[in-house]
RNA sequence: CAUGGCUCAGGACGAACGCUGGCGGCGUGCCUAAUACAUGCAAGUAGAACGCUGAAGAGAGGAGCUUGCUCUUCUUGGAUGAGUUGCGAACGGGUGAGUAACGCGUAGGUAACCUGCCUUGUAGCGGGGGAUAACUAUUGGAAACGAUAGCUAAUACCGCAUAACAAUGGAUGACCCAUGUCAUUUAUUUGAAAGGGGCAAAUGCUCCACUACAAGAUGGACCUGCGUUGUAUUAGCUAGUAGGUGAGGUAACGGCUCACCUAGGCGACGAUACAUAGCCGACCUGAGAGGGUGAUCGGCCACACUGGGACUGAGACACGGCCCAGACUCCUACGGGAGGCAGCAGUAGGGAAUCUUCGGCAAUGGGGGCAACCCUGACCGAGCAACGCCGCGUGAGUGAAGAAGGUUUUCGGAUCGUAAAGCUCUGUUGUAAGUCAAGAACGAGUGUGAGAGUGGAAAGUUCACACUGUGACGGUAGCUUACCAGAAAGGGACGGCUAACUACGUGCCAGCAGCCGCGGUAAUACGUAGGUCCCGAGCGUUGUCCGGAUUUAUUGGGCGUAAAGCGAGCGCAGGCGGUUUGAUAAGUCUGAAGUUAAAGGCUGUGGCUCAACCAUAGUUCGCUUUGGAAACUGUCAAACUUGAGUGCAGAAGGGGAGAGUGGAAUUCCAUGUGUAGCGGUGAAAUGCGUAGAUAUAUGGAGGAACACCGGUGGCGAAAGCGGCUCUCUGGUCUGUAACUGACGCUGAGGCUCGAAAGCGUGGGGAGCGAACAGGAUUAGAUACCCUGGUAGUCCGCACGGUAAACGAUGGAUGCCCGCUGUUGGUCUGAAUAGGUCAGCGGCCAAGCGAAAGCACUAAGCAUCCCACCUGGGGAGUACGCCGGCAACGGUGAAACUCAAAGGAAUUGACGGGGGCCCGCACAAGCGGAGGAACAUGUGGUUUAAUUCGAUGAUACGCGAGGAACCUUACCCGGGCUUGAAUUGCAGAGGAAGGAUUUGGAGACAAUGACGCCCUUCGGGGCCUCUGUGAAGGUGCUGCAUGGUUGUCGUCAGCUCGUGCCGUGAGGUGUCGGCUUAAGUGCCAUAACGAGCGCAACCCCUCUCCUUAGUUGCCAUCAGGUUAAGCUGGGCACUCUGGGGACACUGCCACCGUAAGGUGUGAGGAAGGUGGGGAUGACGUCAAAUCAGCACGGCCCUUACGUCCGGGGCUACACACGUGUUACAAUGGCAGGUACAGAGAGACGGUUGUACGUAAGUACGAUCAAAUCCUUAAAGCCUGUCUCAGUUCGGACUGGGGUCUGCAACCCGACCCCACGAAGCUGGAUUCGCUAGUAAUCGCGCAUCAGCCAUGGCGCGGUGAAUACGUUCCCGGGCCUUGUACACACCGCCCGUCAAGCCAUGAAAGCCGGGGGCGCCUAAAGUCCGUGACCGUAAGGAGCGGCCUAGGGCGAAACUGGUAAUUGGGGCUAAGUCGUAACAAGGUA
Repeated sequence: CAUGGCUCAGGACGAACGCUGGCGGCGUGCCUAAUACAUGCAAGUAGAACGCUGAAGAGAGGAGCUUGCUCUUCUUGGAUGAGUUGCGAACGGGUGAGUAACGCGUAGGUAACCUGCCUUGUAGCGGGGGAUAACUAUUGGAAACGAUAGCUAAUACCGCAUAACAAUGGAUGACCCAUGUCAUUUAUUUGAAAGGGGCAAAUGCUCCACUACAAGAUGGACCUGCGUUGUAUUAGCUAGUAGGUGAGGUAACGGCUCACCUAGGCGACGAUACAUAGCCGACCUGAGAGGGUGAUCGGCCACACUGGGACUGAGACACGGCCCAGACUCCUACGGGAGGCAGCAGUAGGGAAUCUUCGGCAAUGGGGGCAACCCUGACCGAGCAACGCCGCGUGAGUGAAGAAGGUUUUCGGAUCGUAAAGCUCUGUUGUAAGUCAAGAACGAGUGUGAGAGUGGAAAGUUCACACUGUGACGGUAGCUUACCAGAAAGGGACGGCUAACUACGUGCCAGCAGCCGCGGUAAUACGUAGGUCCCGAGCGUUGUCCGGAUUUAUUGGGCGUAAAGCGAGCGCAGGCGGUUUGAUAAGUCUGAAGUUAAAGGCUGUGGCUCAACCAUAGUUCGCUUUGGAAACUGUCAAACUUGAGUGCAGAAGGGGAGAGUGGAAUUCCAUGUGUAGCGGUGAAAUGCGUAGAUAUAUGGAGGAACACCGGUGGCGAAAGCGGCUCUCUGGUCUGUAACUGACGCUGAGGCUCGAAAGCGUGGGGAGCGAACAGGAUUAGAUACCCUGGUAGUCCGCACGGUAAACGAUGGAUGCCCGCUGUUGGUCUGAAUAGGUCAGCGGCCAAGCGAAAGCACUAAGCAUCCCACCUGGGGAGUACGCCGGCAACGGUGAAACUCAAAGGAAUUGACGGGGGCCCGCACAAGCGGAGGAACAUGUGGUUUAAUUCGAUGAUACGCGAGGAACCUUACCCGGGCUUGAAUUGCAGAGGAAGGAUUUGGAGACAAUGACGCCCUUCGGGGCCUCUGUGAAGGUGCUGCAUGGUUGUCGUCAGCUCGUGCCGUGAGGUGUCGGCUUAAGUGCCAUAACGAGCGCAACCCCUCUCCUUAGUUGCCAUCAGGUUAAGCUGGGCACUCUGGGGACACUGCCACCGUAAGGUGUGAGGAAGGUGGGGAUGACGUCAAAUCAGCACGGCCCUUACGUCCGGGGCUACACACGUGUUACAAUGGCAGGUACAGAGAGACGGUUGUACGUAAGUACGAUCAAAUCCUUAAAGCCUGUCUCAGUUCGGACUGGGGUCUGCAACCCGACCCCACGAAGCUGGAUUCGCUAGUAAUCGCGCAUCAGCCAUGGCGCGGUGAAUACGUUCCCGGGCCUUGUACACACCGCCCGUCAAGCCAUGAAAGCCGGGGGCGCCUAAAGUCCGUGACCGUAAGGAGCGGCCUAGGGCGAAACUGGUAAUUGGGGCUAAGUCGUAACAAGGUA
């Protein structure tokens, strides 16, 4: 960079939860248990159909008397109650269990149908009959409910008459769409309520009913096209099944049912099965296409405790009807009965969760009725709930002393903040009071007028006007007045995504978290506070859906390497298909019509103050019918030749199958020659061989493979094919253009082929060679290496069907720059040249691609078809099915888990990768360490304490350049508390100090002789005490820091600006060639320049010149001594201190383009940076140091501060580092003798003399230093020792002393005498050094009273050896390569085992579930048959049959749960064993 998943920001909700909560309007409110339901209500109505009952009241009469009450009779009256009858109860209301279906949606059909009430039209409404409830009587039962006898009515019931235009059959005509329809005619059949109200008095009018027919409207029924979830790990299903004939049945078609006949029907365009689900208008989201949903509102369907059934009716197989069965609940006198809230409220239960047992029929609508009216949990309203949407408010203006207070601070301030207070206003809302709508229209009644009506009126009816009355909400909305800023703000967030930061607390704890992630002592991420941001009566969280997600891609993705091309071909279905003409009109385009219910959405307008909300007008995919167009696709017809195929003429080939045959080599056998080894490896051993191997020669046997040719050469679909000859056979290419005439491409299923290994069977077996054995290697070595060796490899037949079966690239066709090689043809008269066709390769342009790359053999530009992909793991696993002899193959999940996994490229780092180069890196040398004793440091151990730090290189003679006290930080004990030290202010004071003495270990306490200074006279200095602010800490954090330092490394590197290249990270420059100590320089160059480093500039040293000569020097002159620059004198020399010069590859020769290199070159004191020093780039190691110092934060404050005494840092079974001294003769000892440099010195260095064996002591000269310290030692000369634990070595110990110091016990140094340990040159290993270096020898200084110094830092004396060279070890630099590393190989990472947790497979079994099948049984009920009984009749009881809910038994299939045990899987900071992979990962 790209791929790819995860996550977030948006919108929505019948929501729930947390915190909070002022008001109003409009909506919404059991998503779970179609679980069970107490109680009340939800369907009645009509007296103008009927018979009873007959209240109040009215009228008349009578009786009693209390003269206005009671009783009673009659006539009225008609409340009320049950019953008969009619209509309604099939609507309205609820729910979504079932249903994958003509259930729903949409568009049609019915010439195959029905339709109560309603509307219109026509014709009618005649005449009879017998019952029955209520009621009365008797009677059964606990009840529910009946039974018997008797009476009675109807618009209840039953016959009869009437009648065609109705129904059925026939005939004729017309029409159509097959059955058929219409008209005419004919035959047969079929109906009613003489009812009710009003008026009236004519056998009339009118209204409501009633009957028949026709038609309409409404509602329903049936049929059809299309659409309508998932699973193929459900592939076959079906016997009334598919069709026919006939019959039955229905409103009606139809296997709807039955008898017979035929054997069909459905299905990869997904039947059947299983799972899930009411469907739609619509709703949410989205740019859209789509995706999701099916609450409220509306349409359809289904259901009403579960299952079955019919009755009634216009309509039901009926939520508030009936019968039966079942489960459950209730009542019971135990005999028997009753019930069905998925109506409105409500209860229990379930649940995260969902309301009042309210008011009213005022409105809208429904039922009944002539009507009044009655009924109506439909509906209208109110109540509860921030559940949603919308609106309003919680005040407005002014107000800086920037108040107090909070927070923070660099202590200055900043911020909350005009915010508050204060002042001036307003009154939405609130509180109180007053006033007060719209929703009311009807209908009805009364009156008036008019019209029709009638013989004439009346009644009734229609229209107009007037009057009367009706409101649950509710005294509500609205309006008016008064009052007070009064009563009304919260929630979430503040690391990034994502708007908004600080302080404190906490310290990988507590906790947070949507993802990344935060928290281990300075947390903008946890908790709190202040501040800020967002929204606001709400704000967050959770859940679900769409979006973002082009992340299933039709719009709109991919498949060489990221996930993804079937291993390859043949080919049915399917998809797609060359050129020309004509026809057609299925697709296509277009006009019109119908439909697309209403609501919703969108646009306009209007009404509630606005909005939400409501009203109104317009618009809306699609489907159907019909008219037109004919380019394209399709279909039909006719042609064509270029695609495809055939023919003819040639060509090449490891294409395939079979048969035969050849030589080389290995092995074996036989024989000869020949003798001690052979073989094998990194090195060995096992093995073979004196019983004669290996080697060599000859002959033979047998199997397998075919050297050279041989080639990014050939052939084949792929797998694959290689000696030679013959036979059979497939395909390809070229040329030609005779033939056919689109015959083609692809290809799900299907079929065939298919390396190696493997399996079965029968052969064969030389070599090789799994397994196995032995030998090695190794910590181990079930490996790599070696010696053997069985299956196998080979052949025949059969199976298997997989590979990194790869070009990791499906097939076909067309198009698109070039260069070059090669194979096979062919053309040009020939050609080594050129053209063309078909292959096989290389490089590249455009283009493509994430890049690397591909590029006429595409991964380019296009078309067609097929296969496949959708994060990693689990897993190509489990289960199921299919195939297989097995091994196994094909198909192929889920739970769970992670936030990544993967690709290409970049920069680093690394490699037991490569190339080049350097360094005391190795090598060549010299001397050491490691062994001994001692010194010193460290670890460990010990201790009251053994203070602390450093601890690979880069700690360990380091901080410490010097621990007896002090130091000192540690331990023990004793003291002090504003303090031992510094400092400000205020107050008091004059001393401070302190000899002496006492106590004490001392600090300290007590005592206390003596006792201020300066002055401009104002005061100041010094000191003490008190108070206050402040101190003090070697306490912690070097992982908060500054500063300083170590190391890589004195290595040659590290970067920048501009330009250029790349999508980008980045690259180029800085690479390449040569050269250098060097990124030093030169050349080349898309780079050109520059910076920090290198070098140079600085210091010392080496040579010379010049200048100046004291303390230095002494050549010349003089003096002088035993001797001496000792003296005069001098500054020439040495030397010292200044100042200069010199060295630059400048010259010569050779090599080289140049840079530069080479030379015992010249010259020169010095020659190629002359030798040293200082100087340390960008950075690395969270390197070291808070105990040098400084400093943030934290901690202690009668102590973690401070003072004092004593102790400790010096301990000691041990281990390591660094040193010293040695082990001796290049030496030890003794004597003599020569030559330095640098440095220090007055609290000091010390000559000299005397004493002492000595350390040293006493006296005292001299030096503030070129004068003194100061004799250097090794060396040289002489003597002695003679190879030994010694005359080497000196530890340890005893004794005696000296010095420093207050003090030498723990714990100093030195001297003398005596003692005389280990040690005879040091294992593995390891260190330093390249010239005045190593080695060796002494001298000085710092620290310091003294010294544990053998240490450190310097100084000079003597003074070597070796370097062939860069193979190897270590470190480093540059280029390149690989990478799975990037806290970068001390990296990463795999598997078993052990532990814990989680989900899952198998499993003897156990427990369920839904569905189907067979047999038995069978309620209610329809239908059929019968019906001797009942009935005047209609009809019925009863009986029989078919079917059947349910029940029982049985055998299977499917699907769940659970289970001892068992299998693998996943996850889990620090378990075990190895090291398989990543570098050549150490065996690619």
About this RNA:
Predicted 3D model of a 1484-nucleotide RNA (small-subunit ribosomal RNA) from a metagenome. Its mean pLDDT, the model's own confidence on a scale to 100, is 82. Its Rfam family is "Bacterial small subunit ribosomal RNA". Rfam links the family to the GO terms ribosome and structural constituent of ribosome.